[in-house]
RNA sequence: GCCGGUGUAACUCAGCCUGGUUAGAGUGUCACGCUCAUAACGUGGAAGUCGUGCGUUCAAAUCGCGCCACCGGCA
Numbered sequence: 001g002c003c004g005g006u007g008u009a010a011c012u013c014a015g016c017c018u019g020g021u022u023a024g025a026g027u028g029u030c031a032c033g034c035u036c037a038u039a040a041c042g043u044g045g046a047a048g049u050c051g052u053g054c055g056u057u058c059a060a061a062u063c064g065c066g067c068c069a070c071c072g073g074c075a
Stems, first nucleotide, its partner, number of pairs: 001074007010027004020058001029045005051067005
């Protein structure tokens, strides 16, 4: 230098192909319940610029282009 993959909550991931309902799950975390107490268990809550910028569109996590970071392959 060329090709491919990944980037979504603190962590691990789904959703993207086929644009449209309020952006979800598990773990963690916080509060409460339960207990003599802790753990476990139960209930509820908080937590997101969907890597970043631009574009397309009535509408973008999802489509297009550039860029950034990481992983792999080729040279």
About this RNA: This is a predicted structure of a 75-nucleotide RNA (transfer RNA) from a Candidatus Woesearchaeota archaeon. Taxonomically the source falls in Candidatus Woesearchaeota (Archaea, Nanobdellati). Rfam family: tRNA. The family's RNA type in Rfam is transfer RNA. The coordinates come from a structure-prediction model, not an experiment, and the mean pLDDT is 84. RNAcentral holds the sequence, with entries from ENA.